[in-house]
RNA sequence: AGAGUUUGAUCCUGGCUCAGAAUGAACGCUGGCGGCGUGCCUAACACAUGCAAGUCGAACGAGAAAGGGGACUUCGGUCCCUGAGUAAAGUGGCGAACGGGUGAGUAACACGUGGGUAACCUACCCUUGAGCGGGGGAUAACCAAUCGAAAGGCUGGUUAAUACCGCAUAAUAACUCGAGCUCCUUGGAGUUUGGGUUCAAAGGUGGCUCUGACGAGCUGUCACUUAAGGAUGGGCCCGCGUCCCAUUAGCUUGUUGGUGGGGUAAUGGCCUACCAAGGCUGCGAUGGGUAGCCGGCCUGAGAGGGUGAUCGGCCACACUGGAACUGAGACACGGUCCAGACUCCUACGGGAGGCAGCAGUGGGGAAUUUUGCGCAAUGGGCGAAAGCCUGACGCAGCGACGCCGCGUGGGUGAUGAAGGUUUUCGGACUGUAAAACCCUGUCGAGUGGGAAGAAACCUGUGAGAGCGAAUAACUCUUGCAGUUGACUGUACCACUGGAGGAAGCCCCGGCUAACUCCGUGCCAGCAGCCGCGGUAAUACGGAGGGGGCUAGCGUUGUUCGGAUUUACUGGGCGUAAAGGGCGCGUAGGCGGCCAAGUCAGUCGAACGUGAAAGCCCUCGGCUCAACCGAGGAAUUGCGUUCGAUACUGCUUGGCUAGAGUUCGGGAGAGGAGAGUGGAAUUCCCAGAGUAGCGGUGAAAUGCGUAGAUACUGGGAGGAACACCGGUGGCGAAGGCGGCUCUCUGGACCGAUACUGACGCUGAGGCGCGAAAGCUAGGGGAGCAAACGGGAUUAGAUACCCCGGUAGUCCUAGCUGUAAACGAUGGGUACUUGGUGUGGCGGGUAUCGACCCCUGCCGUGCCGAAGCUAACGCAUUAAGUACCCCGCCUGGGGAGUACGGUCGCAAGGCUGAAACUCAAAGGAAUUGACGGGGGCCCGCACAAGCGGUGGAGCAUGUGGUUUAAUUCGACGCAACGCGAAGAACCUUACCGGGGUUUGAACUGCUAGGGAAAGCACCAGAGAUGGUGCCCUCCUUCGGGAUCCUAGUGGAGGUGCUGCAUGGCUGUCGUCAGCUCGUGUCGUGAGAUGUUGGGUUAAGUCCCGCAACGAGCGCAACCCUUACCCUUAGUUGCCAGCGGUUCGGCCGGGUACUCUAAGGGGACUGUCGGCGUUGAGCCGGAGGAAGGUGGGGAUGACGUCAAGUCCUCAUGGCCUUUAUGUCCCGGGCUACACACGUGCUACAAUGGUCGAUACAGAGGGUCGCGAUACCGCGAGGUGGAGCUAAUCCCACAAAGUCGGCCUAAGUUCGGAUUGCAGUCUGCAACUCGACUGCAUGAAGCUGGAAUCGCUAGUAAUCGCGGAUCAGCACGCCGCGGUGAAUACGUUCCCGGGCCUUGUACACACCGCCCGUCACAUCACGAGAGCUGGCUGUACUAGAAGUCGCUCGCCCAACCCUUCGGGGAGGGAGGCGCCGAAAGUGUGGCUGGUGAUUGGGGUGAAGUCGUAACAAGGUA
Repeated sequence: AGAGUUUGAUCCUGGCUCAGAAUGAACGCUGGCGGCGUGCCUAACACAUGCAAGUCGAACGAGAAAGGGGACUUCGGUCCCUGAGUAAAGUGGCGAACGGGUGAGUAACACGUGGGUAACCUACCCUUGAGCGGGGGAUAACCAAUCGAAAGGCUGGUUAAUACCGCAUAAUAACUCGAGCUCCUUGGAGUUUGGGUUCAAAGGUGGCUCUGACGAGCUGUCACUUAAGGAUGGGCCCGCGUCCCAUUAGCUUGUUGGUGGGGUAAUGGCCUACCAAGGCUGCGAUGGGUAGCCGGCCUGAGAGGGUGAUCGGCCACACUGGAACUGAGACACGGUCCAGACUCCUACGGGAGGCAGCAGUGGGGAAUUUUGCGCAAUGGGCGAAAGCCUGACGCAGCGACGCCGCGUGGGUGAUGAAGGUUUUCGGACUGUAAAACCCUGUCGAGUGGGAAGAAACCUGUGAGAGCGAAUAACUCUUGCAGUUGACUGUACCACUGGAGGAAGCCCCGGCUAACUCCGUGCCAGCAGCCGCGGUAAUACGGAGGGGGCUAGCGUUGUUCGGAUUUACUGGGCGUAAAGGGCGCGUAGGCGGCCAAGUCAGUCGAACGUGAAAGCCCUCGGCUCAACCGAGGAAUUGCGUUCGAUACUGCUUGGCUAGAGUUCGGGAGAGGAGAGUGGAAUUCCCAGAGUAGCGGUGAAAUGCGUAGAUACUGGGAGGAACACCGGUGGCGAAGGCGGCUCUCUGGACCGAUACUGACGCUGAGGCGCGAAAGCUAGGGGAGCAAACGGGAUUAGAUACCCCGGUAGUCCUAGCUGUAAACGAUGGGUACUUGGUGUGGCGGGUAUCGACCCCUGCCGUGCCGAAGCUAACGCAUUAAGUACCCCGCCUGGGGAGUACGGUCGCAAGGCUGAAACUCAAAGGAAUUGACGGGGGCCCGCACAAGCGGUGGAGCAUGUGGUUUAAUUCGACGCAACGCGAAGAACCUUACCGGGGUUUGAACUGCUAGGGAAAGCACCAGAGAUGGUGCCCUCCUUCGGGAUCCUAGUGGAGGUGCUGCAUGGCUGUCGUCAGCUCGUGUCGUGAGAUGUUGGGUUAAGUCCCGCAACGAGCGCAACCCUUACCCUUAGUUGCCAGCGGUUCGGCCGGGUACUCUAAGGGGACUGUCGGCGUUGAGCCGGAGGAAGGUGGGGAUGACGUCAAGUCCUCAUGGCCUUUAUGUCCCGGGCUACACACGUGCUACAAUGGUCGAUACAGAGGGUCGCGAUACCGCGAGGUGGAGCUAAUCCCACAAAGUCGGCCUAAGUUCGGAUUGCAGUCUGCAACUCGACUGCAUGAAGCUGGAAUCGCUAGUAAUCGCGGAUCAGCACGCCGCGGUGAAUACGUUCCCGGGCCUUGUACACACCGCCCGUCACAUCACGAGAGCUGGCUGUACUAGAAGUCGCUCGCCCAACCCUUCGGGGAGGGAGGCGCCGAAAGUGUGGCUGGUGAUUGGGGUGAAGUCGUAACAAGGUA
């Protein structure tokens, strides 16, 4: 620090996800040791049991028992001593308000920070001053009686105090009346001074002395009283800070203030009476939700964000609610009272209780410990002290919960052992890993030793000092000695023994470090995101190996980070989400120039504070570390004082450049109202006129003989204003268009003077606001939702046509929305230009208008810099800046629901969530596609010729059948295709019969001497049996070959062509497909390859940020057409000779021909056109002319095209079978359907006879002549030929002649019968051919469809491959030999350019909505039922306060001693008042028949809305 994920690819936007750190954690697997920490986050749920707050006998009175000892005894017991002034209890004092727990409540002066208190308190403690005199009356304990089950009371009697109560004394105390001064200012401090009133106390104990005792004196000490001060702790007040919701906008009556009074330690509506009517709020009151706050902790570069466990500070609470009492302090966790709920006890009458103290229990929960030890240390309470108490605390226990440390061994060790895994079978990996050898000794185990934490208090004993009469006592200081350890026989140390007891978890497709095998087969499963799994899964499960971390490792939850994804630091709004429809304007924010003042902001310095702990730095202590200690730094904040004055603010004065006012001028569909005009449509009337009109792609509905349409004249009515008219004008926007008048707003230009910042923006607010719509009343010509009809269509609730009502128009009102768009808020300033246009002005020029130059305002286009993701914007910014407002934060759900508000309604504004997805999007790129466009080509159409589709047959296919009808090929590009030959074989299929190392191949081991061949037998045959026969080499060991047995392994036309190689088809012989460098672009990519011409061609030329190159095209190759040279046998024969008349012979090599080499054709030449080009057109010459004809040749790629059955091959399957051998059958079936062909339907023909002319091939397992036989197929026979020699081999159409005469024929030949021939082991299933006989359909073929542009189509025959035989197929060959092409609109295919796109599996694409099914969450809903809360009222516990007090009462006072008073208590009454109740509201949950839409869900239904002009943009 980033990465993955939207796309075919790219850039951007944007969300989702990951890597990090952290945790009071939990869960899964695993687990050796130690240290330090830490441990109910949930039910502030309920709690059994024990403990957690007591202490003081030196405040006080009283005072046991058991036990022990003794005495007596009637043996029942009694008494004494001890236990013991002890226990337990009581009075009194102090403490119990601390310590400990919890976070329910609380959004608040609760907390934090800084201040204030002139408005306060503070027990114990410290300092200082003064004092401590003298009296009184009670009461608990106790005793007795009594009530009660108990808890607990009640009555009478006795007694003490540091308990209680008067009195005295007393101030610098308090209150009050005065007089001054200084400093200050809420009720202040200091100081001088006068008067009045009021308030205190307690003793205990040590020592000494005295006393008979009680006791007294002196002294010490503790306690006590009062006053002042301090310290500590607290109360109250204030500034600032402190969560979410506006779908909470208004709240408030003790409310805000004042006066008097009350209350408090103290201010204050804190309370009360009266008076006034205020107070708070958009800088968020009130209400609702949530929450203890902070130091800190986690994260982060920081700013921030999250959090508030442990430790520390503060607050709040103590079963729930209320209340006070006591006290220095409480409205009190282990106190009281009342009410309530709950639990327990009960004799039913009543009582008791409060773990959110420490342990512990139940419950809840994913989850959180021992009913431990000790007061040894630290701290606290009491005490003079010893000491007691202390679940605070110190320790131990449990839990890997966290952090830190250590170990599970170290070294050597290669035939790289065995095993495992894998393999291309060679090996590789595990792996120096192990074993083995040599060592070490941490931790654990055992044995032994053994700390620190302890210093005190205290006691004893010294020294010094103080007090004192004192050498006493006491106090202080300082020595020595003694005493005290829960942890703990712990830490630590030594020794013993011996590698011995100690490693797991996760991951290995990318992100992300780490790969193979097997299993599985969209199953089982994985998954954080993208995504894996449908037979070769590095993604599932296992294994081997590897990677990571390590006593842990993963997972889950949560937080921050990454996320600049809420943007202060640090984002955006033309098209990605996002500018308010527009204006006016309030608050607010911001604001021109100069000067002065001030110093609030701002800046600097000093001081105070910012607790400690923590973080950071340094040093130190535990062996290190974690942990701990010390010092420093930091604590960005707040406060006070002083200083600075540029900027901002404020105050004052001034200025004119912003803004505004005035005068003059013209422009304009700016607005409102009134009037008015012509054209056109429609309707009405009249004329004239006749059969149609109208409408459409074509029609029909409709109108018309009752007279339409078309034409003419007249009239009515409504609406809109042609031409001008223009990216012209005006307006804030919506919007505004005939003409005239009236009223009226704004802008612009020119000019002068004036005002003097008066400005900009604008949350709320107010107004305007197209169309449609609504209300009421008018109006209604045309147009026209709805609706009716006609068409179209599968349907057509549409598009088209004929009609037609609201509406459109006017008036008054409502609605308040639009793609209200420049998808671009307003203002100001600045920043190169060019060119139009509207308005006004200046200059120049002119007679004048134009023209030209120029200023301001508006409105367009093109473009620089700059900006932008790109497209694009560009002085009218989307540039550069500032100010203000509005808005955005992934898609869907949804602009929906609920609530509020506006509206007559329709609906508008505001505006969520659950749930769901891993995207949704913007711009641009390359393709593909379009019922988009342009250009061009092709037997593509057209023009022609001949076919197919109809018939019969052949052949292939589908289907059907079958035991099997083997398999493959399926639009073009499967179907006379693989198959260039299925009777057996082939053959893969079926039935049956055999066989199992096998029919063929090979290694090893063992045994053997055969095997093969021939003959015979059985058998359908394979096969089996029998007989005959019986190998070669040798170094003599054996080897080769063969047989048998075993083993490794063979074999498979079994599967997968979607695992593959190779080969092939196809687009397509179409003209394309690419690369290097350069350039352009952020990039995908573009350019080149586009453009203008031209070509068959990306062929060539020109131009051009391209320049070159490659694969294709062309050419080179073969063949054919002409000529030449060479060569003449088997070819040829012109001339010569011979001849049997046949180039047959001699001869010749001229010609033909053969087959080698050359030539020839190149737009070379002429003319024209064209750009002087490429080239095109025409001509000449030429055998051939513009590629001469034909062939071979097939770019990058596409179709998961075809082939595992040619071959090869991975994987899988099979192994007495899916292998292999044999016989027979099948592939040849047959109601049908299709493709490809043959033969025909006839006279351009058929038939008979005669007769002419090829080319290219083949031939020795062959072709086979002459001859003979047969009607013929063919047979006999065997000359010649390994071929320019011989043979196949007669070419046929043609030509000549005869017959046939329009007919199912002398056409046609199917079918069938008989008889044959040939091949072959064998023609039954199932061959071909021949002869005779038979003589079917068919008379030119519907829709549709195929081939062909010249030696072509058509037509005619010939040959060959395969092959024993079998050809209408296929591959070749030659003979005869046409017609037509105007042209490119249309169909099909293709090429180039361009355009649109929501397609990229690429239009056979994508995709929308209803319905049906399943499921999920949500809304509405008659209601039902909870929680919280407001308000009115009822009733009112405890208790404070007030009043009353006729009842009761020791202290004090008075007294006539009866009593009275003061004071106190009970009782009563009143105010307030909790829970409770009644009524009525609000808010918020749960649930609800039914209902509404929404989301999601491999293969449901209906249509086709959108994306291309998406077929109606």